[in-house]
């Protein structure tokens, strides 16, 4: 160089019964609209705020099964699109999809913080704990035990 492996509640895609979302949002009738308050921020509108009645769904979660893998993958940044917040203008932010990018992270779990989210579900992110594999120093008859580093690693075979 190639080529084949390993960490275990491993990782990611599809499926998806099923809980929630919810007696929410809409609709339809009856009232109320001087003022008050909301709808991300700002003008300008515009709708709502109470009863009755009726009533989702999308995103995300997710048993099973199946399917691709061990930089599996996950985030940051750059970029192109597409949806969102009542409408219009400016302007802030969120969330999808694609690509690029040896920028960061070896792995899962636990925890306080923050950020998505209707959510104590899940997901992310930054800091810690302790586990665990993996190579390196050091000690050690050995079993291992301290201490450190980082996947760009490691271990086998040509």
């Nucleotide at each position: 160089g190639a080529u084949a492996g390993a960490g275990g509640c491993g990782c990611g895609g599809c499926u998806g019964a099923c809980a929630a979302u919810a007696g929410u949002a809409g609709c339809u009738c009856c009232g109320u609209u001087c003022a008050c308050c909301g709808g991300c921020a700002g003008g300008a509108a515009c709708c709502g705020g109470g009863g009755a009645g009726u009533g989702a769904a999308a995103g995300g979660g997710g048993a099973u099964g199946c399917c691709g893998c061990c930089g599996a993958a996950g985030g940051g940044u750059c970029u192109u699109u597409c949806a969102g917040a009542u409408u219009c203008c400016u302007g802030u932010u969120u969330g999808g999809a694609g690509g690029a990018u040896g920028c960061c992270u070896g792995g899962g779990u636990c925890g306080u913080c923050g950020g998505g989210g209707a959510a104590u579900a899940c997901c992310c992110g930054c800091c810690g704990g302790a586990c665990u594999g993996u190579c390196g120093u050091u000690c050690g008859c050995a079993a291992g035990a301290a201490c450190g580093g980082a996947g760009u690693g490691c271990u086998g075979u040509c």

RNAcentral holds the sequence, with entries from MGnify. Predicted 3D model of a 158-nucleotide RNA (Lysine riboswitch aptamer) from a pig gut metagenome. Its Rfam family is "Lysine riboswitch aptamer". About the family: Riboswitches are metabolite binding domains within certain messenger RNAs that serve as precision sensors for their corresponding targets. Allosteric rearrangement of mRNA structure is mediated by ligand binding, and this results in modulation of gene expression. Its mean pLDDT, the model's own confidence on a scale to 100, is 85.